[in-house]
RNA sequence: CGCCGAGUCUCCGGGAGGAGAGCGGGGGAUCCAAACGGUGGCAGAGACCGCCAGGGGUGAAUCGCCGGUUUGCCGGUGUAGGGCUUGACUCUUUCGGCCCGAACCCGACAGCUAACCUCGCAGGCGGUAAAGAAAGA
Numbered sequence: 001c002g003c004c005g006a007g008u009c010u011c012c013g014g015g016a017g018g019a020g021a022g023c024g025g026g027g028g029a030u031c032c033a034a035a036c037g038g039u040g041g042c043a044g045a046g047a048c049c050g051c052c053a054g055g056g057g058u059g060a061a062u063c064g065c066c067g068g069u070u071u072g073c074c075g076g077u078g079u080a081g082g083g084c085u086u087g088a089c090u091c092u093u094u095c096g097g098c099c100c101g102a103a104c105c106c107g108a109c110a111g112c113u114a115a116c117c118u119c120g121c122a123g124g125c126g127g128u129a130a131a132g133a134a135a136g137a
Stems, first nucleotide, its partner, number of pairs: 001126004008021005022121006032111001054109001055106004063078006081100005090137006
C1' cells in the first nucleotide's frame, strides 16, 4: 500500500481510557404470523448462583456420509453458504480454477415489531500467478 470483514473517522488524554460521528448487531407493542377443541380433574411457592442436553443469538461457517473415540470430540469426504480469481479506470453476469466452510455468546428466555432499551467496531491475509475463457454496463 492492498484484500476479507460492521471492524472506520475525528477530538480529548502521559497512559488506561473517554466523547462524538459513521457503520453493524440484539432485545422490545398493536396488527399480522405461528400455535391452539370444550369441560373437568391432578400436579405446581419465590428469588439468586453455577453448568449446558431444550431453545435462541453473532458469524459465510450449515447439513450429511465413513472411520476412530476417553462420548468431549478427532480424522477423512461431500454440502448449504462465503471469499478471491482476466497484467487495461471501475463494476455486473455466466463458465472455469483456488481457498474457507471456524469460533464464541445468552442461560430455560427471545416470531415480526413503532416508541424505547442495549451491545460491537476485533482479527486475519498478501509477491511468478487460473496474471483463466467469454458477455455486458
c-di-AMP riboswitch aptamer (ydaO/yuaA leader) from a soil metagenome, 137 nucleotides, folded computationally. Model confidence (mean pLDDT): 78 of 100. The RNAcentral record of the sequence draws on MGnify.